[in-house]
RNA sequence: GGGGCCAUAGCUCAGCUGGGAGAGCGCAACACUGGCAGUGUUGAGGUCGGGAGUUCGAUCCUCCCUGGCUCCA
Numbered sequence: 001g002g003g004g005c006c007a008u009a010g011c012u013c014a015g016c017u018g019g020g021a022g023a024g025c026g027c028a029a030c031a032c033u034g035g036c037a038g039u040g041u042u043g044a045g046g047u048c049g050g051g052a053g054u055u056c057g058a059u060c061c062u063c064c065c066u067g068g069c070u071c072c073a
Stems, first nucleotide, its partner, number of pairs: 001072007010025004019056001027043006049065005
């Protein structure tokens, strides 16, 4: 220098053919218990890495940028 892959909640990760943003753990409240733990219910928590484009509509498609992993030279 060139190619490929990855970036989504505090952490680990799903997300189908473009239309609902989610799970587990963690956190908060409540219930059960004498209390802790545990279990259950409910809830809070998001710039889908950044920018632009395509589209009625983008986490998803295209281009550029940033960071990480990897292959070739």

Predicted 3D model of a 73-nucleotide RNA (transfer RNA) from an Arenicellales bacterium. The sequence was found in a public genome assembly. Rfam family: tRNA. Rfam classes the family as a transfer RNA. Rfam links the family to the GO term triplet codon-amino acid adaptor activity. Rfam's curators write: Transfer RNA (tRNA) molecules are approximately 80 nucleotides in length. Taxonomically the source falls in Arenicellales (Bacteria, Pseudomonadati, Pseudomonadota, Gammaproteobacteria). Its mean pLDDT, the model's own confidence on a scale to 100, is 82.